[in-house]
RNA sequence: UGCAGAGUAGGCCUCGAAGCGUUAAGUGCCCAUUGAACAGGGAGUUGUCGGUGGGACGAAGAUUUAUCUACGGUUUCGUGGUCGCAUCCCGCUGCU
Numbered sequence: 001u002g003c004a005g006a007g008u009a010g011g012c013c014u015c016g017a018a019g020c021g022u023u024a025a026g027u028g029c030c031c032a033u034u035g036a037a038c039a040g041g042g043a044g045u046u047g048u049c050g051g052u053g054g055g056a057c058g059a060a061g062a063u064u065u066a067u068c069u070a071c072g073g074u075u076u077c078g079u080g081g082u083c084g085c086a087u088c089c090c091g092c093u094g095c096u
Stems, first nucleotide, its partner, number of pairs: 002095004010083004015078005020072003029055008040090004060069004
C1' cells in the first nucleotide's frame, strides 16, 4: 500500500413463569408535537425505539359470585434461536 475479517445497542421468533385487561387498558394503525440510542473513537439519515396530546379500530363464556376456562397482534422477567453500526471516516485483527 492492497485485500479480507471481527465486534454493539437493539429488533424479531419459540418456549416457560408471574401479572394486566376483556367496565376497552395494552398492542398494532393514523395525525401533531417532543426526545433517545445506534460496534473502540468521531459524524449520522428519509432508518430504529420512546414520551405527550388527539383520532379510528379493538378481546367473554361457565358457574357455586369468586373462582374456572377462554380471549388479547397484552406487560415484565428468564431460556433458546435469528437478524444486526442505513451510511461515511479513523482505529483493531489476519495476510500482503

The RNA shown here (THF (Tetrahydrofolate) riboswitch aptamer) has 96 nucleotides. It matches the Rfam family "THF (Tetrahydrofolate) riboswitch aptamer". Its family is annotated with tetrahydrofolate metabolic process in the Gene Ontology. About the family: Tetrahydrofolate (THF) riboswitch was first reported for Ames et al. as an RNA motif in 5' untranslated (5'-UTR)regions of folate transport and biosynthesis genes in Firmicutes genomes. On this family, see Ames et al., Chem Biol 2010: "A eubacterial riboswitch class that senses the coenzyme tetrahydrofolate". It was read from a public genome assembly, where an Rfam model found it.